[in-house]
Context: one part of a larger RNA
RNA sequence: UGUAGGAGGCUUGAGAGGGUCUGUCCGAAGUACGAGAGGAGCCGGAUGGACGGACCGCUAGUGCACGAGUUGUCGCGCCUGCGGCAUCGCUCGGUAGCUAUGUCCGGUUUGGAUAAGCGCUGAAAGCAUCUAAGCGCGAAGCCAGCCUCAAAACUAGGCCUCCCACUGGGCUAACCAGGUAAGACCCCAGCGAGAUCAGCUGGUUGAUAGGCGGUAUGUGUAAGCGGUGUGAACCGCUCAGCAGAGCCGUACUAACGGUCGAGGG
Numbered sequence: 001u002g003u004a005g006g007a008g009g010c011u012u013g014a015g016a017g018g019g020u021c022u023g024u025c026c027g028a029a030g031u032a033c034g035a036g037a038g039g040a041g042c043c044g045g046a047u048g049g050a051c052g053g054a055c056c057g058c059u060a061g062u063g064c065a066c067g068a069g070u071u072g073u074c075g076c077g078c079c080u081g082c083g084g085c086a087u088c089g090c091u092c093g094g095u096a097g098c099u100a101u102g103u104c105c106g107g108u109u110u111g112g113a114u115a116a117g118c119g120c121u122g123a124a125a126g127c128a129u130c131u132a133a134g135c136g137c138g139a140a141g142c143c144a145g146c147c148u149c150a151a152a153a154c155u156a157g158g159c160c161u162c163c164c165a166c167u168g169g170g171c172u173a174a175c176c177a178g179g180u181a182a183g184a185c186c187c188c189a190g191c192g193a194g195a196u197c198a199g200c201u202g203g204u205u206g207a208u209a210g211g212c213g214g215u216a217u218g219u220g221u222a223a224g225c226g227g228u229g230u231g232a233a234c235c236g237c238u239c240a241g242c243a244g245a246g247c248c249g250u251a252c253u254a255a256c257g258g259u260c261g262a263g264g265g
Base pairs, nucleotide, nucleotide: 001152005163006162007161008160009159010158011157015149016148017147018146021049022048023047024046025045026044027043033038051106052105053104054103055102059100060099061098062097066093067092068091069090070089071086072085073084074083075082076081110144111143112142117137118136119135120134164264166178167177168176169175183260184259185258186257187203188202189201190200191199208254209253210252211250212249213248214247215246217243218242219241224237225236226235227234228233
């Protein structure tokens, strides 16, 4: 921009893409078959590998704005207590998120048309013949079936709902301009969404982010004071103190302010 007024939502599926793998074991059954040795098909069940998708309850990893320990040195005048730097100084743990090594799921079944092949009926050619007319079966393959995208599928589809026939100009079903409707966008606060764009949640009739409160959870018992010990240190107040992303709440802070958008061949 188009899709024959302007919008919001839900869809159909032309078409396109993905997937399509396979082992072992058990039953049937030591059966059929076979002198024996050996040893099935069909059918049913179980369990793996590789591959793929999703997820983070479990296990495990990361987690440079979380907690603790600790070395050297510098600083806050000193002690104490803290802070800076040293690969995040080093070390031990670890929430959310992101992950696999973790968990769950997938390939199937089925239908159609066939290949090689196997047949039925059957002449040419009184027989025979699966073929010449006709008919049936038959593959991990083909087309569907499963998953994803998809109406610019210009043959531009369908359904539901919403908005309504404004004002001015005009050479008057045209067209131009303006203010609006439903609605949308810019903008703003953001996100389990994201390269950008898009998508999604909100914008005071508000929990969108921050702050604050509570809590989960993580560290592991802060500082200070008291006590014990010659001392390193330990004990009590203290399962304390501190805390990023989680959850619940709370308008304290910030969501200000604008624009576009039908009048119907």
Predicted 3D model of a 265-nucleotide part of an RNA (large-subunit ribosomal RNA, domain VI) from a Chloroflexota bacterium. The coordinates come from a structure-prediction model, not an experiment, and the mean pLDDT is 88. NCBI's taxonomy places the organism under Bacteria, Bacillati, Chloroflexota.